[in-house]
Context: one part of a larger RNA
RNA sequence: CGUAUGGAGGAUGCCUUGGCUCUCAGAGGCGAAGAAAGACGUGAUAAGCUGCGAUAAGUAUCGGGGAGAUGCAAAUAAUUUAUGAUCCGAUAAUUUCUGAAUGGGGCAACCCGGAUAGUUGAAGACUAUUCACCUCGCAAGAGGGGCUAACCCGCUGAACUGAAACAUCUAAGUAGGCGGAGGAAAAGAAAAUAAUAAUGAUUCCCUAAGUAGUGGCGAGCGAACGGGGAACAGCCCAAACCGGUGUUGUUUAGGCAAUGCCGGGGUUGUAGGACUACAAUAUGCGAAUUGAUUAGAAGUGGAACAAACUGGAACGUUUGAUCAUAGAGGGUGAUAAUCCCGUACACGUAAUAAGAUAAGAGUUAGUAGUAUCCUGAGUAACGCGGAACACGAGGAAUUCUGUGUGAAUCAGCCGGGACCAUCCGGUAAGGCUAAAUACUCCUGAGAGACCGAUAGAGAACCAGUACCGUGAGGGAAAGGUGAAAAGCACCGCGAACAGCGGAGUGAAAAAGUACCUGAAACCAUACGCCU
Numbered sequence: 001c002g003u004a005u006g007g008a009g010g011a012u013g014c015c016u017u018g019g020c021u022c023u024c025a026g027a028g029g030c031g032a033a034g035a036a037a038g039a040c041g042u043g044a045u046a047a048g049c050u051g052c053g054a055u056a057a058g059u060a061u062c063g064g065g066g067a068g069a070u071g072c073a074a075a076u077a078a079u080u081u082a083u084g085a086u087c088c089g090a091u092a093a094u095u096u097c098u099g100a101a102u103g104g105g106g107c108a109a110c111c112c113g114g115a116u117a118g119u120u121g122a123a124g125a126c127u128a129u130u131c132a133c134c135u136c137g138c139a140a141g142a143g144g145g146g147c148u149a150a151c152c153c154g155c156u157g158a159a160c161u162g163a164a165a166c167a168u169c170u171a172a173g174u175a176g177g178c179g180g181a182g183g184a185a186a187a188g189a190a191a192a193u194a195a196u197a198a199u200g201a202u203u204c205c206c207u208a209a210g211u212a213g214u215g216g217c218g219a220g221c222g223a224a225c226g227g228g229g230a231a232c233a234g235c236c237c238a239a240a241c242c243g244g245u246g247u248u249g250u251u252u253a254g255g256c257a258a259u260g261c262c263g264g265g266g267u268u269g270u271a272g273g274a275c276u277a278c279a280a281u282a283u284g285c286g287a288a289u290u291g292a293u294u295a296g297a298a299g300u301g302g303a304a305c306a307a308a309c310u311g312g313a314a315c316g317u318u319u320g321a322u323c324a325u326a327g328a329g330g331g332u333g334a335u336a337a338u339c340c341c342g343u344a345c346a347c348g349u350a351a352u353a354a355g356a357u358a359a360g361a362g363u364u365a366g367u368a369g370u371a372u373c374c375u376g377a378g379u380a381a382c383g384c385g386g387a388a389c390a391c392g393a394g395g396a397a398u399u400c401u402g403u404g405u406g407a408a409u410c411a412g413c414c415g416g417g418a419c420c421a422u423c424c425g426g427u428a429a430g431g432c433u434a435a436a437u438a439c440u441c442c443u444g445a446g447a448g449a450c451c452g453a454u455a456g457a458g459a460a461c462c463a464g465u466a467c468c469g470u471g472a473g474g475g476a477a478a479g480g481u482g483a484a485a486a487g488c489a490c491c492g493c494g495a496a497c498a499g500c501g502g503a504g505u506g507a508a509a510a511a512g513u514a515c516c517u518g519a520a521a522c523c524a525u526a527c528g529c530c531u
Stems, first nucleotide, its partner, number of pairs: 001528007013516001014480002018451002020448007027440002029147002037098003040053003044076001048072002059092006068080003103112003113131007133144004151182001152180005162169001166216001192199002203230005213221002234432003237376001241264010269410001271375004275369004284363002289358001293354003299347003305320005321338002323327001329341003381405008391417001412427005467474002487515001490502004
């Protein structure tokens, strides 16, 4: 070195209980009626997991179901069950201690109290109830607090990086921090956009367009109008004026003035409203209520195959059949429409949800006149300093604001990208508003030219475990006997509860719990060859 036989090792193949990514529905919260998360208990025996809470692998009622049952988890014991258990669903009861933790304290799961009532008359002990703080409220009382995956709004707000260095710029209003809310949030019914034509709240998508712009005109940043779609919905106050009522000041005690609250009224740009005159009860919308019907928990019914052969085993092969609104899928000793669970289809109903119908609290409109009154003020605007707008101070409109000044009042005011005029569009300084849109901790049903145990989640297995770290935090490895334990009675060797040889089981033990297959490295033995 070769051949052969073994050992060792755990690749490969096959498998999948677990993942990953989605779709369609649902749900979108839980919590002082004590949550989330835990500690400690709880079983005949009981270390762990699961369940549960001193009523402790459970209690009650109702519904389902129909023969065994006492979880994972074998065995033993003791029980239970047709007087219907176990099990499934719904609703209740119980629910130690910690935890927002809330009587006070505390090194969480512990310690110590007050008040009232009671157990016994007292002491002591025990039992029941109650006692935190903040906001609103006269009080009674009500609400808040904490947790929670992403989505949303606001406040605050980096750096690495890019610019091939770096300072404006970029990264980016991103990450991070804080606050707040909802099933969505935000936005929203023109002081809009346009341009001689018009559109008509908001939001989202496609386009316009990497265009116009912006930019140490570097790196980069980057619209809008318009067009096409999704979805569509509009409303309410303040004020004038009228009525009621309270307070204050003043008074010649009749009032007058100021101011607060309540009710009516009223809400817009072709200006509208108050006011005055006239007319009138129309039209639409519609809360609570009613509840035909539909959906809806556990659940119910649900077609049709035999023989021979091979084999350890028939689901295979052959022969001959059957059902099909069911030939989806899974299981069963090999590949099963007809063996089992199911499937198509049909049925069932509590809580609950939707809701036809009925009735209906309430709410909603006009015409003319134009003298007077009202139409959101420390506001708009402007100066200075910042910020947002695609727009970096620029010719810089528009929006927000710290600071200083500070209007007009419908013959008014704002905008149309400096500014002015004409023209056009609108009516600020109060508020509400569904849908189209975003997301998935979670529930159900399903899908995959996704993974198949060094993959797929970190976790297929008792994994956020073991272990590491003072701590924040980091964070594994680990799947497969067989159809069925039939898991090797008995005998022998041996110090042996090691290991092995027989015997036996099995289709197979070269499937023996270091268990499917069992590659290579590496090791050994035998034989051969080379030096």

Background: A computed fold for a 531-nucleotide part of an RNA from a Marinilabiliaceae bacterium, annotated as large-subunit ribosomal RNA, domain I. The full RNA is in RNAcentral, with records from ENA. NCBI's taxonomy places the organism under Bacteria, Pseudomonadati, Bacteroidota, Marinilabiliales, Marinilabiliaceae. The prediction has a mean pLDDT of 84.